[in-house]
RNA sequence: GCGGAUGGCUGGAUGAUCGCGGGCCUUCGGGUUCGAGGAAAGUCCGGACUCCAAAAAGCACGGUGCCGGGUAACACCCGGCGGGGGCAACCCCAGGGAAAGCGCCACAGAGAACAGACUACCUUGCAUGCAAGGGAAAGGUGAAACGGUGGGGUAAGAGCCCACCGCGCGAGCGGCAACGCAAGCGGCACGGCAAGCCCCACCGGGAGCAAUGCCAAAUAGGGAUCGCGCGUCGCAAGACAGGGCUGCUUGAGCCCGAGCAGGUCCGGGUUGGCAGCUAGAGGGUGUCUGGUAACAGGCACCUUAGAUGAAUGGUCAUCCAUCCACAGGCAACUGCGGAGGACAGAAUCCGGCUUACAGGCCAUCCGCGCAU
Numbered sequence: 001g002c003g004g005a006u007g008g009c010u011g012g013a014u015g016a017u018c019g020c021g022g023g024c025c026u027u028c029g030g031g032u033u034c035g036a037g038g039a040a041a042g043u044c045c046g047g048a049c050u051c052c053a054a055a056a057a058g059c060a061c062g063g064u065g066c067c068g069g070g071u072a073a074c075a076c077c078c079g080g081c082g083g084g085g086g087c088a089a090c091c092c093c094a095g096g097g098a099a100a101g102c103g104c105c106a107c108a109g110a111g112a113a114c115a116g117a118c119u120a121c122c123u124u125g126c127a128u129g130c131a132a133g134g135g136a137a138a139g140g141u142g143a144a145a146c147g148g149u150g151g152g153g154u155a156a157g158a159g160c161c162c163a164c165c166g167c168g169c170g171a172g173c174g175g176c177a178a179c180g181c182a183a184g185c186g187g188c189a190c191g192g193c194a195a196g197c198c199c200c201a202c203c204g205g206g207a208g209c210a211a212u213g214c215c216a217a218a219u220a221g222g223g224a225u226c227g228c229g230c231g232u233c234g235c236a237a238g239a240c241a242g243g244g245c246u247g248c249u250u251g252a253g254c255c256c257g258a259g260c261a262g263g264u265c266c267g268g269g270u271u272g273g274c275a276g277c278u279a280g281a282g283g284g285u286g287u288c289u290g291g292u293a294a295c296a297g298g299c300a301c302c303u304u305a306g307a308u309g310a311a312u313g314g315u316c317a318u319c320c321a322u323c324c325a326c327a328g329g330c331a332a333c334u335g336c337g338g339a340g341g342a343c344a345g346a347a348u349c350c351g352g353c354u355u356a357c358a359g360g361c362c363a364u365c366c367g368c369g370c371a372u
Base pairs, nucleotide, nucleotide: 001368002367003366004365005364006363007362008361009360010359012319013318014317015316016315017314018313020035021034022033023032024031025030037343041354042353044352045351046350047349048348049208050207051206052205056250057249058248059247061204062203063202064201065200066080067079068078069077070076081095082093083092084091085090096199097198101197102196103193104192105191118139119138121134122133123132124131125130126129147165148164149163150162151161152160166188167186168185169184172181173180174179212275213274214273215272222266223265224264225263226262229260231240232239233238242256243255244254245253246252282303283302284301285300286299287298288297289296290295320341322339323338324337326335327334328333
């Protein structure tokens, strides 16, 4: 100097003027102060909070899937292990099980899981090509062909035998663990896919601020239909049995006694106000301690968006980041003119993940080249 990787910050500023919403004050004229994001987005996870509703166990259903740690919790984050990509810095993984079972692997190919002979090979017979037998080592097809290289052996061949590699089992050692290193043994074989069904382990009630609560007001205490149970004891209260509700069963709880509880269908009123509503596992900044880190703890300081058809805006001027053209200048830069500043908008709140983003800046690391 060029290229690449990772992490972080910012994403306009100032003044004037007019106009909005909240808090506080007010002599009711007004004054003062605050007012949209890193993603507010997607609604993908986890919770706080509210209600159902008052336990549990099993099944169904759903989710997660290597180990350890963090966190209120998580499918998130950090560190490690294993696998893959890359020269590397780094990045990615839906990372338990294929010997429990079922299923799939198109086309091509002889044959796609204990399969298989198309072209070549070898032996025998007949004679220029056919028949029988051997074999799967060479070639071909394919994403993938039932281990690889070398040697021996054989009619030609084959883990048939041997050496090394690969694969399986592994004493012992290291590590909290995943796992790693491994003496030694075994010719060892039956590939892949589980983001196909499935098996295994662990976890999990449901619904959601349009939750929920209060006030006011209004209507039709609406209509139709189904409803197997109306028993026993007791003076009564009540108990047992029975019917019904809750994904299913057990259990627990609640309702009911005949047109009842409950099921199904049709229809009517309420569209108003207040609370919930913003100090939350709060947030931010600085610093110290512990930790590889995520993070945890201590100390100090600062800290008001809360709308409700939905406020935080409009106009003007100047400056600034960036780009283009012209002029001056060795360059840095200066002058003038023009363009132009991304993605985008709170609605109960918080912790994450994913996606979008013009321009600018900072730090660290890797590779290549050059100079000293």
Overview:
Model confidence (mean pLDDT): 76 of 100. A computed fold for a 372-nucleotide RNA from an uncultured Rhodobacteraceae bacterium, annotated as Bacterial RNase P class A. Its Rfam family is "Bacterial RNase P class A". Rfam classes the family as a ribozyme. The model forms 96% of the base pairs in the Rfam consensus. It was read from a public genome assembly, where an Rfam model found it.